Molecule: SAM riboswitch aptamer (S box leader)
Organism: Bacteroidia bacterium
RNA sequence: UGGUUAUCAAGAAAGGUGGAGGGACUGGACCCUGUGAAGCCUUAGCAACCCUCGACUUCGAGAAGGUGCUACAUUCUACCCAUUGGGAAGGAUAACAA
Repeated sequence: UGGUUAUCAAGAAAGGUGGAGGGACUGGACCCUGUGAAGCCUUAGCAACCCUCGACUUCGAGAAGGUGCUACAUUCUACCCAUUGGGAAGGAUAACAA
């Protein structure tokens, strides 16, 4: 980098630095932001994918370590079926093999 599988309507802060953007791309909308965006650093927390223990297909417990995450449903929507809704595509995270 592409691929496969699983999950994604729950949960979780503050300080420093920085100085205008951010919410993945694109279009439409809506929201956050000088009462300080993104990024970086520190501490704290959430969760339970790898991991540890017990079971032994599934499941339960744990949270030292490896990631990850801590506005709004993956912010909503777009493509398909449709009455509510459901599915796909794309995205994010993890693991695996190449």